[in-house]
RNA sequence: GCCACUGUGGCUCAGCGGUAGAGCAUCGGUUUCGUAAACCGGUGGCCGAGGGUUCGAAUCCCUCCAGUGGCU
Numbered sequence: 001g002c003c004a005c006u007g008u009g010g011c012u013c014a015g016c017g018g019u020a021g022a023g024c025a026u027c028g029g030u031u032u033c034g035u036a037a038a039c040c041g042g043u044g045g046c047c048g049a050g051g052g053u054u055c056g057a058a059u060c061c062c063u064c065c066a067g068u069g070g071c072u
Stems, first nucleotide, its partner, number of pairs: 001071007010024004018055001026042005048064005
């Protein structure tokens, strides 16, 4: 220098153009003499950044940024 992939709650990941989900973590509750476990409920992200297409974009297109892998 070229090519590919990835970027979504604190973490690990889902998410076929139609108002963003799960598990873990965290907070509260039930239970217990108490702790843990178990069960119930809550909080928390407008999706790496900026543009474009569209009635409508996390999703399609372009440019950048960051990371990973490969080629030279």

Predicted 3D model of a 72-nucleotide RNA (transfer RNA) from a methanogenic archaeon. The prediction has a mean pLDDT of 83. Rfam family: tRNA. It was read from a public genome assembly.